[in-house]
Molecule: transfer RNA
Organism: Bacteroidota bacterium
RNA sequence: GCUCCCGUCGUCUAGGGGUUAGGACACGAGCUUUUCAAGCUUGCGACACGGGUUCGAUUCCCGUCGGGAGUACCA
Numbered sequence: 001g002c003u004c005c006c007g008u009c010g011u012c013u014a015g016g017g018g019u020u021a022g023g024a025c026a027c028g029a030g031c032u033u034u035u036c037a038a039g040c041u042u043g044c045g046a047c048a049c050g051g052g053u054u055c056g057a058u059u060c061c062c063g064u065c066g067g068g069a070g071u072a073c074c075a
Base pairs, nucleotide, nucleotide: 001071002070003069004068005067006066007065010025011024012023013022018055027043028042029041030040031039048064049063050062051061052060
């Protein structure tokens, strides 16, 4: 350089054209407990960025950025 894969709450992850974008951990509040931990209830919190297609895009397409893998060259 070329090819391919990935980017979703603080972290790990599910999903894939019309959803209230789900779960676990963490964090906040309450209950319980002598206290802590554990447990229960509840709350908070996300689709990398820019374009395109579409009635509608987080999802499909293109590009950018970032990460990963493979491969070629280095006379």